[in-house]
RNA sequence: GCGGAUGGCUGGAUGAUCGCUUUGAUCUGUUCUUUUGAAUGGGUUGGGGAGGAAAGUCCGGACUCCAUGAGACAAAGGUGCCGGGUAACGCCCGGCCGGGGCAACCCGAGGGAAAGCGCCACAGAGAACAGACUGCCCUGCGUGCAGGGUCAAGGUGAAACGGUGGGGUAAGAGCCCACCGCGGGACGGGCAACCGGACCGGCACGGCAAGCCCCACCAGGAGCAAUGCCAAAUAGGGGUCUCGCGACGGUCUGGUCCUGCAAAGGAUACCGCCGACAGGGUCGUUUCAGCCCGAGAGACCCGGGUUGGCAGCUAAAGGUCGUCAGCAAUGACGACAAGAAGAGGAAUGGUCAUCGAACCUUUGGCAACAGAGGGGCACAAAAUCCGGCUUACAGGCUGUCCGCGCAA
Numbered sequence: 001g002c003g004g005a006u007g008g009c010u011g012g013a014u015g016a017u018c019g020c021u022u023u024g025a026u027c028u029g030u031u032c033u034u035u036u037g038a039a040u041g042g043g044u045u046g047g048g049g050a051g052g053a054a055a056g057u058c059c060g061g062a063c064u065c066c067a068u069g070a071g072a073c074a075a076a077g078g079u080g081c082c083g084g085g086u087a088a089c090g091c092c093c094g095g096c097c098g099g100g101g102c103a104a105c106c107c108g109a110g111g112g113a114a115a116g117c118g119c120c121a122c123a124g125a126g127a128a129c130a131g132a133c134u135g136c137c138c139u140g141c142g143u144g145c146a147g148g149g150u151c152a153a154g155g156u157g158a159a160a161c162g163g164u165g166g167g168g169u170a171a172g173a174g175c176c177c178a179c180c181g182c183g184g185g186a187c188g189g190g191c192a193a194c195c196g197g198a199c200c201g202g203c204a205c206g207g208c209a210a211g212c213c214c215c216a217c218c219a220g221g222a223g224c225a226a227u228g229c230c231a232a233a234u235a236g237g238g239g240u241c242u243c244g245c246g247a248c249g250g251u252c253u254g255g256u257c258c259u260g261c262a263a264a265g266g267a268u269a270c271c272g273c274c275g276a277c278a279g280g281g282u283c284g285u286u287u288c289a290g291c292c293c294g295a296g297a298g299a300c301c302c303g304g305g306u307u308g309g310c311a312g313c314u315a316a317a318g319g320u321c322g323u324c325a326g327c328a329a330u331g332a333c334g335a336c337a338a339g340a341a342g343a344g345g346a347a348u349g350g351u352c353a354u355c356g357a358a359c360c361u362u363u364g365g366c367a368a369c370a371g372a373g374g375g376g377c378a379c380a381a382a383a384u385c386c387g388g389c390u391u392a393c394a395g396g397c398u399g400u401c402c403g404c405g406c407a408a
Base pairs, nucleotide, nucleotide: 001404002403003402004401005400006399007398008397009396010395012355013354014353015352016351017350018349020049021048022047023046024045025044026043027042028041029040030039031038032037051379055390056389058388059387060386061385062384063223064222065221066220068289069288070287071286072285073284077218078217079216080215081095082094083093084092085091096110097108098107099106100105111214112213116212117211118208119207120206133154134153135150136149137148138147139146140145141144162180163179164178165177166176167175181203182201183200184199187196188195189194227311228310229309230308237302238301239300240299241298242297243296246277248275249274250273251272254271255270256267257266258265259264279293280292281291282290319336320335321334322333323332324331325330356377359374360373361372362371363370364369
């Protein structure tokens, strides 16, 4: 100097002017109200007002409500090497192994194929305990056939039941040998994943589990349109279906019957009421417990009212700085800051001027660079909040590392 890899920050700036919204202070009007006060406007002045991804809605939570609780089992689901971090995660950090790359680095849906089932199209002789097409060798016959041996070489294919070299053989083959590979493996290192490995074995039945499955661990549901309060209104509406409606005790306060003008009295346990039993419900099944019903429980359809206001709502497992521990992720301790976006169909904007970036043209110059003119600036917008991941992104500043070349 060129090329590449991997992090961090930023995401046009300044001024003027008009406007929107929120909040503090202060002045003031209207309505309601006994008062305190409440609601709703206006003026002045001070402060604040979209993001690194606010996006995707892919994960995890805080928070809210629902499910009766504890246990066991099942169904459906999620994660998947080891160690650590975190409120937690499918995330982050550090390692191991595998793949890509000369390397820096990047990627991995990374447990199990000897529990079982399933798939491997086409081509090819043959695709999992398969198979003989071309070829090679031997014998017979005689010019190309038949039989036998072989699968080393060639061919097909994504993949062909180990590779290279040698010996041996009729030709060949782990048939034998050396090395590699594969299987086992004393012993050693490491918390572990795993690494190394004396020695033994000619050793054989491939791949796919991001096919079902097996194993280990995790795990209730819904979500701020959650939920709570106030006000207001309606139709406590109508219809259909399923299951069930058993027996006991008490009671004359209610209904019923009798007398009575009425008040009241009497009878009856039939209805009603109270109690508790059987039984039913409460969770996919089941054990125990709790609760509800004990005459009701459940499902579906039609129809009506409400669509208003307030809260939830922004101080958070938070931010910045420093010290210590740690390879790091991160944690502990201490200090500092705080009128902080909080809308509610949804505000945060418009105009003008100056400067500036990429890019283009041109002038000077060997180049670096400088001047002039043009140009017009990415992805994109809070909506309960937070921790991540993924995706999109014009331009600018900057750290570290790898490779190649050159100079000293």
Molecule: Bacterial RNase P class A
Organism: uncultured Boseongicola sp.